This is a predicted structure of a 71-nucleotide RNA (transfer RNA) from a Chromatiales bacterium.
[in-house]
RNA sequence: GCGGCCAUCGUAUAUUGGUAUUACCCUGGCUUCCCAAGCCAGAGAGGCGGGUUCGAUUCCCGCUGGCCGCU
Numbered sequence: 001g002c003g004g005c006c007a008u009c010g011u012a013u014a015u016u017g018g019u020a021u022u023a024c025c026c027u028g029g030c031u032u033c034c035c036a037a038g039c040c041a042g043a044g045a046g047g048c049g050g051g052u053u054c055g056a057u058u059c060c061c062g063c064u065g066g067c068c069g070c071u
Base pairs, nucleotide, nucleotide: 001070002069003068004067005066006065007064010024011023012022018054026042027041028040029039030038047063048062049061050060051059
C1' cells in the first nucleotide's frame, strides 16, 4: 500500500428495516439473628458524519479504531 471481517448498557452477548434480548455487575425490596445464597423489581447500550426510507443498530458511502490475510 491492497483486501476481508468487526464496532450494541461497566463486561460478555442476541436481534437485522417498525419502541434492542439475555447473563454477570450495580440499586431497591423480600427472606435471614447477621452475611452469603435464593426470589422479585429497577437503572444502565447501537463508534462518528452523511445518504436511502414514512421509519435505520440493521441497507449504501466516507471517517476513526480493532483483528486477520497479502505485498

Notes
It matches the Rfam family "tRNA". It is annotated as a transfer RNA. It was read from a public genome assembly.